[in-house]
RNA sequence: GGAGUCGGCCGGGCGAUCGCUGCCGUAGCAAUACGGGGGAGGAAAGUCCGGGCUCCACAGGGCAGAGUGCCAGGUAACGCCUGGGCGGCGCGAGCCGACGGAAAGUGCAACAGAGAGCAAACCGCCGAUGGCCUCGAAAGAGGAUCAGGUAAGGGUGAAACGGUGCGGUAAGAGCGCACCACGAGUCUGGUAACAGACCGGUACGGUAAACCCCACUCGGAGCAAGACCAAAUAGGGUUCCAUACGCGCGGCCCGCGCGGGAACCGGGUAGGUUGCUUGAGCCCACUGGCGACGGUGGGCCUAGAGGAAUGAUCGUCCUCGACAGAACCCGGCUUACAGGCCGACUCCACCU
RNA sequence: GCGCUCGUAGCUCAGUUGGAUAGAGUAUCGGUUUCCGAAGCCGAGGGUCGUGGGUUCGAUUCCCGCCGAGCGCACCA
Numbered sequence: 001g002g003a004g005u006c007g008g009c010c011g012g013g014c015g016a017u018c019g020c021u022g023c024c025g026u027a028g029c030a031a032u033a034c035g036g037g038g039g040a041g042g043a044a045a046g047u048c049c050g051g052g053c054u055c056c057a058c059a060g061g062g063c064a065g066a067g068u069g070c071c072a073g074g075u076a077a078c079g080c081c082u083g084g085g086c087g088g089c090g091c092g093a094g095c096c097g098a099c100g101g102a103a104a105g106u107g108c109a110a111c112a113g114a115g116a117g118c119a120a121a122c123c124g125c126c127g128a129u130g131g132c133c134u135c136g137a138a139a140g141a142g143g144a145u146c147a148g149g150u151a152a153g154g155g156u157g158a159a160a161c162g163g164u165g166c167g168g169u170a171a172g173a174g175c176g177c178a179c180c181a182c183g184a185g186u187c188u189g190g191u192a193a194c195a196g197a198c199c200g201g202u203a204c205g206g207u208a209a210a211c212c213c214c215a216c217u218c219g220g221a222g223c224a225a226g227a228c229c230a231a232a233u234a235g236g237g238u239u240c241c242a243u244a245c246g247c248g249c250g251g252c253c254c255g256c257g258c259g260g261g262a263a264c265c266g267g268g269u270a271g272g273u274u275g276c277u278u279g280a281g282c283c284c285a286c287u288g289g290c291g292a293c294g295g296u297g298g299g300c301c302u303a304g305a306g307g308a309a310u311g312a313u314c315g316u317c318c319u320c321g322a323c324a325g326a327a328c329c330c331g332g333c334u335u336a337c338a339g340g341c342c343g344a345c346u347c348c349a350c351c352u
Numbered sequence: 353g354c355g356c357u358c359g360u361a362g363c364u365c366a367g368u369u370g371g372a373u374a375g376a377g378u379a380u381c382g383g384u385u386u387c388c389g390a391a392g393c394c395g396a397g398g399g400u401c402g403u404g405g406g407u408u409c410g411a412u413u414c415c416c417g418c419c420g421a422g423c424g425c426a427c428c429a
Base pairs, nucleotide, nucleotide: 001348002347003346004345005344006343007342008341009340010339012317013316014315015314016313017312018311020039021038023036024035025034026033027032041323045334046333048332049331050330051329052328053222054221055220056219060254061253062252063251065218066217067216068215069214070084071083072082073081074080085099086097087096088095089094100213101212105211106210107207108206122154123153124150125149126148129147130146132143133142134141135140162180163179164178165177166176167175181202182200183199185198186197187196188195189194226274227273228272229271236265237264238263239262240261241260245259246258247257248256267428268427269426281300282299283298284297285296286295287294288293318321353425354424355423356422357421358420359419362378363377364376365375371409380396381395382394383393384392402418403417404416405415406414
C1' cells in the first nucleotide's frame, strides 16, 4: 500500500421566528395567560419467541395436544446469549450448522432397473465339482456351458449390503493382511458433550422438518386486560339448553368457584379518572468470572399522548443526510437501512 | 393496539399418508355452422403454485423467514 474478518458507535450541525403536547411555578373562581424546563428509534417495524403486570381457584390432578432438542453455564425467562465438543467452509483472522434416537416398533421410496430391504444373476467372468462331447487302453488332456459358482467389472438408480491396495482363487468374495471407515467392548483424560490408545469383527443402507421413542418445558386470556365514577333506554323480542345444566375464551374427564346461561335481532352510551411509566432502568468506579453475566459503592431521572403531540419556515455550513414514527412495560430474535467514525486481528506485496 | 384466517391460469375454485404431464368451470384465440352474429360442437394457448431459503432422491403439499390481502374486538340493559 492492497484485500479482508470481528466488535463498538453515530446516523445532518448551528442560529432565529412561529406553532403542538405533558410537567413545574406565578396570576385567576374558571376558561386561560405568562415564565421555565422535557418531548421517538436502533430498529419505535414484523408480532416470531420469552417474561413482568391484570382477571379467571395467587392456577389444581389425569389424558390428549404443543414446543424445545450435542454438552456445560448465564438469566426473571426464552426457541436468546456465552464457553466448549463435533461436522462443514476459508491459506488465515474467522464464519455457518433444526446437531437426541434408525440396534423399541410401524410406515415410505414414483420412474428406471434382473434385483429396493434380514436383496438380486440382465450383460459379463468362471465352470474347480457333478453330468455332456472329442481324443486316449488308462491316467489324463481338450471343448461346449446343462446344473451350478461368482456381487470384482458393465449397466439402472438419489440409494445396490463397507472403501483402496496387495495376496489369494476356477472365477470371486473380509477369505487373509495393511491403511481408512465402523463398534451395545476395555482402559485413560474430561463435570459433560467428546477425544485418545488398545481390542474386536465386517454385523448394522436412507428417511424422525413421516408416525414414533427418550429427556425437559408449557393452564387460559390479554391494557379493547382490569378498577372506579358518571350519562342514557324499548331494562325489550325470538330461538335453544334446564341443575344429570350452563358459564369461568383451545379439546375430554375430575375438581373448584359462580347461578340462570348462550346465540341472534332491536335499543342506549360512545364521556371522565386510573392502570401509565422509577424500571429485571441508565452512567461511572472497584471487584469475582475465559466469557455471557454477577456483587458492592456513588451519581442521574430520561416521552407518556388519547383521532392521537414531538412540526414548519428562514438563514448558514458540510461529506447534502438512509431505513423509518412510541401507544401497558421489559429481554431477545428476524427483517429494512444512504453514508461515516473508532478499536482489535488476519493474509499478500514492498521497504528498513 | 390485540387476536385470527387466507394467497394455485385474466376471474372463480379443486388438488392428502410428498411421486414428476398441476386440473375444472368461465374468459381468450382458431376452426365449424350462418347472409352476418349469438348459442352449440371441435381444437389450442395461457401457471415463478405470493416470495426467499431449508429438509428430502423428489415439495403446491413438510419446516423457517419475508411480502400482500381479508375478518373480528369497547361499555350498558
Molecule: RNase P RNA; transfer RNA
Organism: Moraxellaceae bacterium